This is a predicted structure of an 84-nucleotide RNA (c-di-GMP-I riboswitch aptamer) from Weizmannia acidilactici.
[in-house]
RNA sequence: AAAAUGAAAGAGCAAAUUACUGAAAGGUAAAGGUGCAAAGCCACAGGUCUAAGGCAUGAUUGCUAUGACGGCAGGGUUGCCACA
Numbered sequence: 001a002a003a004a005u006g007a008a009a010g011a012g013c014a015a016a017u018u019a020c021u022g023a024a025a026g027g028u029a030a031a032g033g034u035g036c037a038a039a040g041c042c043a044c045a046g047g048u049c050u051a052a053g054g055c056a057u058g059a060u061u062g063c064u065a066u067g068a069c070g071g072c073a074g075g076g077u078u079g080c081c082a083c084a
Stems, first nucleotide, its partner, number of pairs: 006081001012036002017030005034071001040077003044074001046072001047069003053064004
C1' cells in the first nucleotide's frame, strides 16, 4: 500500500408521518428517526409489488408489464476511517 474484517471517532443515508404527483405500485419534497458497513450508483437475470391498457367472464372477478422495488438477496461498479 492492498485485501478481508468492522471495535472507536468523524461523516453519510433515511423507516413511520404530511403534502404534491401517478391508474396503482411507487416517486419527489418537508420533517423525523425505524434502521443500514455501502440503506452510494446501475434493472443484467431471479424474486416481489401494481394492473391503466389488453384478454377472458352473464356478472363477480381472474390473467398479463411495456410500469415499479437497489431499504429482497445475487451480480457489476465507485467510496470514508482505522483498533485487533

The source organism's lineage runs through Bacteria, Bacillati, Caryophanales, Bacillaceae and Heyndrickxia.